This is a predicted structure of an 80-nucleotide RNA (transfer RNA) from Candidatus Metalachnospira sp. The coordinates come from a structure-prediction model, not an experiment, and the mean pLDDT is 80. The sequence is in RNAcentral, with records from ENA. Its Rfam family is "tRNA". By type it is a transfer RNA. From the family's description: Transfer RNA (tRNA) molecules are approximately 80 nucleotides in length. Taxonomically the source falls in Candidatus Metalachnospira (Bacteria, Bacillati, Bacillota, Clostridia).
RNA sequence: GCGGUUAUGGCGGAAUUGGUAGACGCGCCGGACUUAGAAUCCGGUUCGAAAGAGUGCAGGUUCAAGCCCUGUUAACCGCA
Numbered sequence: 001g002c003g004g005u006u007a008u009g010g011c012g013g014a015a016u017u018g019g020u021a022g023a024c025g026c027g028c029c030g031g032a033c034u035u036a037g038a039a040u041c042c043g044g045u046u047c048g049a050a051a052g053a054g055u056g057c058a059g060g061u062u063c064a065a066g067c068c069c070u071g072u073u074a075a076c077c078g079c080a
Stems, first nucleotide, its partner, number of pairs: 001079007010026003019063001027045006046053002056072005
């Protein structure tokens, strides 16, 4: 230098036919239980007062983009 894969809440990780983003698990918060705790069970858990915003970053296509297109950053792999 060229090519490929990956990037999504606090963490792991789903969503591939373009159509409710964050299923499920962990963690965390509150409660029940207990003398107290652990375990178990129940509820909540992206940000924001709201309007809205949010899939590495910046654009584009579309009624609609995590998903398609262009550029770009980082990590890993391969080729030279």